[in-house]
Source information: The RNA shown here (small-subunit ribosomal RNA) has 1387 nucleotides and comes from an uncultured prokaryote.
């Protein structure tokens, strides 16, 4: 923020006027306060409570209503108080407390009383108050009385308006809340309210609610509306508008018409504040403000001018209502921040393939506008009324007064420097924010290197990030833009509209059945439910459609429409309900005759086996395993023979047979007993279907009780395995497994498919019934009830299901909403326990799941392949030494390569050089290339210092070409561009290589086939070295890849004959093709020929093809080589080149001497020599192939013991040389010894290359004479001229092989076969794998954090009972004490 009335009443003052100064009159006006009336129950304010008749919506009766309106009576005559006021007084204060005085429209009698109320119907009760205006007679105590107007006041009716009470239906969530209620439900009678009522008392009766969710709990004010949504819903209640509750917290009343009262009153509590410590005071969820909480919300503004509220006759007074204004881009809306032209496409940013692009007509320039903002003037409407003056009217006895129309006049504006219009000036004062990996419009540098950081999902960042930050440029909105937080859609992702449960989440184990749901025919009757008008209400305001006003919109307005509801009522009756205990027989059901069965219960019997018991008989084992062992057994097992005990279970029959609701039933008989099918009649006549809660039944295992107890066998003991083995296996064994009686109630209790009814091609088994035909049979054909394989149509995500549906449709019933946490914790039932049922959340990830495809992979399968195994032969691992590597040392021990596929590797050859590594001591446009200026030929000779590199000092040279202008090389100097790096990065790359593998395999176009991913072809049947080839096929063809085609080399031919070759002829010679010749042969190098499964028999499918023979020099790819598909391995190399990026630039670049890559406890690899006699040494003695040589290979021939030295013919090589080939074969010796084996190692002397042999060569000689006696475990090579074994010769190379590469000499064994190891192919199966098994994954521990549940407990808060104390109030009773009206009694 609620006062206001002096026209209800006393009393005071001021002022004016008389005054005898004591005062008195008086009008207006006022103040403070009182008495009186109205009004403070509205108007503003929150949403704490309330899950309710609170709201919403439609009715309804037993009520009231002040001021209003209408209508009818009346307003008559009396009393006596008590504030205020004066005194006294208490108290800090709030606040009284006494005593005296007084009015009233304050209070109280009486009279009157038509309508009012009560009543026993006789009758009896109850009212009031004046004021103001104005007058002509008449009266007057001069105050008035009278009349009139007004208004006010009494009764009583009706109306409006407003509350109050009932009732239908609608209005949240949990059943881990299932039972609730004593005034409780009803009834009588009474009180009580304005009013019906257990509203409250009494007394009777026992009811009343509740699965259509009572009661308890948790949370919410409720609607019109509002947001979204195609609706249907969902989600919400601010602004506006209705109802309802609340006023510091809780309780009451009292006044009043209305309250149990926001700015009233008492009492209790918190709280805060005065206090004289005795007591008081207060309650902004009124506007404004303040403080605290918060991410977060405004001025202590102006005014009653307008609207609208209280008072008053009115003037006027209050009015934080409401009107305006202040803050705040909080939201809608409208406007501006310039327009037009402007190409040298400017500067300057960014980017670049360096050409240019972009920013960009943008800017500047030019010519023009002035909204908005400024400035300084004009100026609407928002105002109507009220008040006056006056005509006309009413009313009156009246020309007063009121009063209503009407006309002039005067006056009223917070906003307000209003809105709006002209004038001035001048492009002047006016643009941001997010974003640019996909979704989603928008791309690029640089920065940075799994750091900083991004993120709304996927995700992005480890060194070339459109994804992080910066810039450029882009896009998208705009005085706003982007974040978060909410809610709706999109989500058919609660599914009424509009889902689903065989594998994804989902079908109860299974029956019976109750409530409910849902139901065959006919007729009539209703009319609940339907259908159709009509009537009332569905508030306004919003939303929608027409229109109007503000320059437009936003925002205001006026009509309409629509509010899909809910009442009432009028008409229909096809349908669904209901009535007729009406009618039917198709549904169900009962009788009647069969027929099949491990259906159940119960009592008996019967054989095999197993064991244990007794007797025999008999001797050493037995029993058991991959292999043992534990056990058992001379006390006599086990075998075996007869007896006798006991207990459990029923071989063949046996079957995708049968039964049965499911669990589940299996020798034989006999009792009782359900069910089911079949056939024909006969009867009942919807009696049906499904089933929430309920109940019965219900494998194993388990429990309790009392029996049993033969074989089995958890647990236990033991022996094996085994790293361990608490297991698999063995050897014992108790619960138990049987049996009666009682619990338990669960399982992949599965067909992972609820029940019931209809319907909808086919075929081919089986069971168990019936009819028919005949040729009577092991028949046909037809129906029906089960059980079964395929299969169409449809259906299915797909596999699949398909008259036994997972089709097509009806009924009802369970159930399900990512995944984990969980079928778990709490709570509740149920159990003796085990445990069952019923059943969450926190927190937590992104993702679980199906179902099919394509690969990988399997200690899965099937076919097949290879020195994979095997069968054979050498080796290798043990020794010495080569080499290579790893570790270690170092100044360096440069680098690279790491399983198969690094490791005698890159390197076909490190003393320096190489060389890239270390330490020194240099050089700076460089040792190399390009350009520009000078200057000089270029070169070269010598000496000095010095490790050299370089430095200084000197000689000697003036050159080629020339169109005479000059050019071409080349040297040094000078200044920057640039050089140059074997630095990094093979994970930024090109090329090159390995390797899977010389495996046989990879694709493709067309078409077909699946919703796809795919598939088909390329699978299948045979062959084959081969995806080789044939046949068969929804596949037809084609590339690549296999084979051919190319080279050697094995036979023959023909050509040709030197340097090769010579047999013949001839000459020579100790002897050789040496000669002449010759073209026969070897040969040599060019062309052809030949091998094709061509013939032939046999197998095979008359194919391909095999297999065996023929002829052949060769036989089935004749031996070998070149020749590597798609791809794999982020596989090697940046150190061969070659490059993106990054990094050095008086060094990470050049040169240069020395040193190192050679080190040396050790460990791999990979080789050569060996260990001896098929040998080793002497000594004679034959046979190759291939190569290489002018820097060069070197003969003869002479020296050295040799290495080699001297020496130089001869060769540009079929000539000449390397170049004696070795094993081989004869003979000698050595006799199994660390040796006449082996040679390392070491000393000594040389040689030989090369400037140089010290770190660090190679070969000779003398001399030494070590390991080593055939090699653990493992492990490697090789299928025929192939392994062993022998030697010779290139490359590199000055020199320096035990390595590589090649050549020939001599020359075997073996292959049953494919089970087993490796690898490969190929087909098919599983699969949680796809970085593909080096894959994925599962627990506990160890630390940190988060959440949750337990925990001795403890604190709060909310509730139910029951009890104890108990204000204010109300009501009743008792008692005092006042009292003038009422009684009485007295006076």
């Nucleotide at each position: 923020a609620a006062g206001u009335c002096g026209a209800g009443c006393g009393c005071a003052a001021c002022g004016g006027u008389c005054u005898u100064c004591g005062g008195g009159c008086u009008u207006a006006u006022u103040a403070a306060a009182g008495c009186g009336g109205c009004g403070g129950a509205c108007g503003g304010g929150u949403g704490a409570g309330u899950a309710a008749c609170g709201c919403g919506u439609g009715g309804g009766a037993a009520u009231c209503u002040g001021c209003c309106c209408a209508a009818u009576a009346g307003u008559g005559g009396g009393g006596g108080a008590c504030a205020a006021c004066a005194g006294u007084u208490g108290g800090a204060a709030a606040c009284g407390a006494c005593u005296g005085c007084u009015a009233a429209u304050a209070c109280c009698g009486c009279a009157u009383a038509c309508g009012c109320c009560c009543u026993a119907c006789g009758g009896g009760g109850g009212a009031a108050a004046g004021c103001a205006g104005g007058g002509g007679a008449u009266c007057u105590u001069c105050g008035g009385a009278c009349c009139u107007u007004g208004u006010g006041c009494u009764a009583u009716u009706g109306g409006a308006u407003g509350a109050g009470c009932c009732c239908g239906c609608g209005u949240g969530a949990g059943a881990u809340u299932a039972g609730c209620u004593a005034g409780u439900u009803g009834g009588u009678a009474g009180g009580g309210u304005a009013a019906a009522g257990g509203c409250c008392u009494a007394c009777c009766a026992a009811g009343g609610c509740g699965a259509c969710g009572a009661u308890c709990u948790c949370u919410a004010g409720c609607u019109g509306g509002u947001c979204u949504g195609a609706g249907a819903g969902g989600a919400u209640g601010a602004u506006c508008a209705g109802c309802c509750a609340c006023a510091c917290u809780g309780g009451a009343a009292c006044u009043g018409a209305g309250a149990c009262a926001c700015g009233g009153u008492c009492c209790a509590g918190a709280c805060u504040c005065c206090u004289a410590c005795g007591g008081g005071a207060g309650g902004c969820a009124g506007c404004a403000g303040u403080g605290g909480g918060g991410a977060a919300u405004a001025u202590u503004g102006c005014a009653c001018a307008a609207u609208g509220g209280g008072c008053g006759c009115a003037a006027g007074c209050c009015u934080g209502a409401u009107g305006c204004a202040g803050c705040c881009a909080u939201g809608c809306c409208g406007c501006g921040u310039g327009u037009a032209u402007g190409a040298a496409g400017a500067a300057g940013g960014c980017c670049c393939u360096a050409g240019g692009g972009u920013u960009g007509u943008a800017a500047a320039g030019u010519a023009c506008u002035u909204u908005c903002a400024g400035c300084g003037a004009g100026g609407a409407g928002g105002a109507a009324a009220a008040g006056u003056a006056g005509c006309a009217g009413u009313u009156u006895a009246a020309u007063a007064c009121g009063c209503u129309u009407u006309u002039g006049c005067c006056c009223u504006g917070a906003c307000g420097u209003u809105c709006c219009c002209a004038a001035c000036a001048g492009a002047a004062g006016a643009a941001g924010c997010a974003c640019c990996g996909g979704c989603u419009a928008a791309c690029u540098c640089c920065g940075u290197g799994c750091u900083a950081g991004c993120a709304g999902c996927c995700g992005c960042g480890g060194u070339a990030a459109u994804a992080c930050g910066g810039a450029g440029g882009g896009u998208g909105c705009a005085a706003g833009c982007g974040u978060u937080a909410a809610u709706c859609g999109g989500a058919a992702u609660u599914a009424c509209u509009g889902g689903g449960c065989g594998u994804a989440a989902a079908g109860c184990g299974c029956g019976c059945g109750u409530a409910g749901g849902c139901g065959g025919u006919u007729g009539u009757c209703u009319a609940a439910g339907c259908u159709a008008g009509a009537u009332g209400u569905g508030a306004a305001a919003g939303c929608c459609c027409c229109g109007g006003g503000c320059u437009u919109a936003a925002c205001c307005u006026g009509g309409g429409a629509a509010c899909u509801g809910c009442a009432u009522u009028u008409a229909g009756a096809a349908c669904u309900g209901g009535g007729c205990a009406a009618c039917c027989u198709a549904g169900a059901g009962u009788g009647c005759a069969g027929c099949a069965g491990a259906g159940g219960a119960u009592a008996g019997u019967g054989g095999a086996a197993u064991u244990u018991c007794u007797a025999g008989u008999g001797u050493a084992g037995c029993g058991g395993u991959g292999a043992a062992a534990u056990g058992c057994g001379u006390a006599g097992a086990u075998u075996u023979u007869a007896g006798a005990g006991g207990g459990a279970a029923c071989a063949c029959c046996a079957g995708u047979g049968g039964c049965g609701a499911a669990g589940g039933c299996g020798a034989c008989u006999g009792u009782c007993u359900g069910g089911g099918c079949u056939g024909a009649c006969a009867c009942u006549g919807a009696c049906g279907c499904u089933c929430a809660u309920g109940u019965a039944c219900g494998a194993a295992a388990g429990c309790g009780u009392g029996g049993g107890g033969a074989g089995c066998a958890a647990a236990c003991a033991g022996g094996a395995u085994u790293a361990g083995a608490u297991a698999c296996c063995c050897u014992g064994g108790u619960a138990g497994u049987c049996c009666a009686c009682g619990c338990c109630g669960u399982a992949a209790a599965c067909g992972a498919u609820g029940u019931c009814u209809a319907c909808u091609a086919g075929c081919c088994g089986u069971u168990g019934g019936g009819g028919u035909c005949c040729u009577u049979g092991a028949g046909g054909c037809c129906u029906u009830a089960g059980u079964g394989g395929c299969g169409c149509a449809g259906c299915u995500a797909a596999c699949g299901c398909a008259c036994u549906a997972a089709g097509u449709a009806g009924a009802c019933c369970g159930c399900c909403u990512g995944g984990g946490g969980a079928g778990u914790a709490c709570g509740g039932u149920c159990g003796c326990a085990a445990g069952a049922u019923u059943a969450a959340a926190a927190c937590u990830c992104a993702a679980a799941u199906g179902a099919a495809u394509u690969g990988a992979c399997g200690g899965g399968g099937g076919c097949c392949c290879g020195c994979a195994c095997a069968a054979g032969c050498g080796g290798u691992g043990g020794a010495g030494c080569a080499u290579g590597u790893g570790g270690u040392u170092u100044a360096a021990u440069u680098c690279g390569a790491c399983g198969c596929a690094a490791c005698g590797c890159g390197a076909a050859g490190a003393a320096c050089c190489u060389u890239a590594c270390c330490a020194g001591g240099u050089c700076u446009u460089g040792a190399c290339a390009u350009c520009c200026a000078g200057a000089g030929a270029a070169c070269u000779u010598a000496c000095u210092a010095g490790a050299g590199a370089u430095a200084g000092u000197u000689u000697g040279g003036u050159g080629c070409c020339u169109u005479c202008g000059g050019g071409a090389g080349c040297u040094c100097u000078g200044a920057g561009a640039c050089a140059g790096g074997u630095g990094c990065u093979g994970c930024a790359u090109g090329g090159c290589u390995g390797u899977c593998g010389u495996c046989a395999g990879c694709u493709c176009g067309u078409g077909u086939u699946g919703u796809g991913a795919a598939a088909u072809g390329u699978u299948g049947g045979g062959u084959u070295a081969a995806g080789u080839c044939c046949c068969g096929u929804a596949a037809c063809g084609a590339g690549c890849g296999c084979a051919a085609c190319c080279c050697c080399u094995a036979u023959c031919c023909u050509u040709a004959g030197u340097u090769g070759c010579c047999a013949a002829c001839g000459c020579g010679u100790a002897a050789u093709g040496g000669c002449g010749g010759u073209g026969g042969c070897u040969c040599u190098a060019a062309g052809g020929a030949g091998a094709c499964u061509g013939c032939c028999g046999g197998u095979g499918a008359u194919a391909a093809a095999c297999u065996g023979g023929a002829g052949g020099a060769a036989g089935g790819u004749g031996g070998g080589g070149a020749c590597g598909a798609u791809g794999u391995c982020a596989a090697g190399u940046c150190a061969u080149c070659a490059u993106g990026g990054c990094c050095c630039u008086u060094a990470c670049g050049g040169g240069u001497a020395g040193g190192g890559c050679u080190a040396c406890a050790c460990a791999c690899g990979u080789g050569c020599u060996a260990c001896a006699a098929u040998g080793g040494g002497g000594c004679g003695u034959a046979c190759a192939g291939a190569g290489g040589g002018u820097u060069g290979c070197c003969a003869a021939a002479c020296u050295g013991c040799a290495a080699a030295g001297u020496g130089g013919a001869g060769c540009u090589a079929a000539u000449c040389c390397c170049u004696u080939a070795a094993a081989g074969c004869g003979u000698c010796u050595c006799g199994u010894a660390g040796u006449c084996c082996g040679g390392a190692u070491u000393g000594g002397a040389g040689u030989c290359u090369g400037c140089a042999a010290c770190u660090c060569g190679a070969c000779u000689c003398c001399a030494u004479g070590a390991a080593g006696u055939u090699g653990g475990a493992a492990u490697c090579g090789c299928u025929a001229g192939u392994a062993a074994u022998c030697g010779c010769g290139a490359a590199u190379c000055a020199g320096a092989a035990u390595g590589u590469c090649g050549c020939g000499g001599u020359g075997a064994a073996u292959a049953c076969g494919u089970u087993c190891u490796c690898g490969g192919g190929u087909c098919u199966u599983g699969u949680a794998c796809a970085c593909a098994c080096c894959g994925c994954c599962c627990g506990u521990c160890a630390c940190a954090c988060c959440a949750u549940g337990g925990g001795a407990g403890u604190g709060g808060g909310u509730u139910g009972c029951u009890c104890c104390a108990g204000a204010a109030g109300u009501a009743g009773c008792u008692a005092g004490u006042c009292u003038a009206a009422c009684c009485g009694c007295a006076a």